[in-house]
RNA sequence: AUACAAUGCCUCUAGGGUUCCGGUUUGGCUGGUUUGGCCAAAUGACUGGUCCGAGAGAGGCAGGUUAGUGAUUUUUGACCAACGCCCCGGCGUUGCGAACGCUAGCUACACGGCGGGACAAAAGCCCGGGAGGA
Numbered sequence: 001a002u003a004c005a006a007u008g009c010c011u012c013u014a015g016g017g018u019u020c021c022g023g024u025u026u027g028g029c030u031g032g033u034u035u036g037g038c039c040a041a042a043u044g045a046c047u048g049g050u051c052c053g054a055g056a057g058a059g060g061c062a063g064g065u066u067a068g069u070g071a072u073u074u075u076u077g078a079c080c081a082a083c084g085c086c087c088c089g090g091c092g093u094u095g096c097g098a099a100c101g102c103u104a105g106c107u108a109c110a111c112g113g114c115g116g117g118a119c120a121a122a123a124g125c126c127c128g129g130g131a132g133g134a
Stems, first nucleotide, its partner, number of pairs: 007062006015052002020049002022046001023043008063107008072099001080095006109129001111132001115127003
């Protein structure tokens, strides 16, 4: 320097702001007065509910992979993928090249700005396993 791989989703948490709910404050209306109710505005250095949410946080499912094992298909091409057809069970062409199930294991390591972006807004979200550093 180049290539490949370090996977995807769900639930949650650290964290985050303020669209909605609620709270608080102010004003108005109503209620004989007051507690209260309704409307409007402001407010997140308002605990909260909704909401967003981690590559380097947690758990789970799947995928991948290793070993063992089971029956069956199969290099005269299984399984799978793309496209087309069709009576939705299949068929054809091309490509690939050994499958399918079960059991168990593995799925490592990881310092990280500034700045920008989205949603209502912000963030450990996205840019980003980036720039940079060791």

Guanidine-I riboswitch aptamer from a Cyanobacteriota bacterium, 134 nucleotides, folded computationally. The model forms 100% of the base pairs in the Rfam consensus. The sequence was found by an Rfam model in a public genome assembly.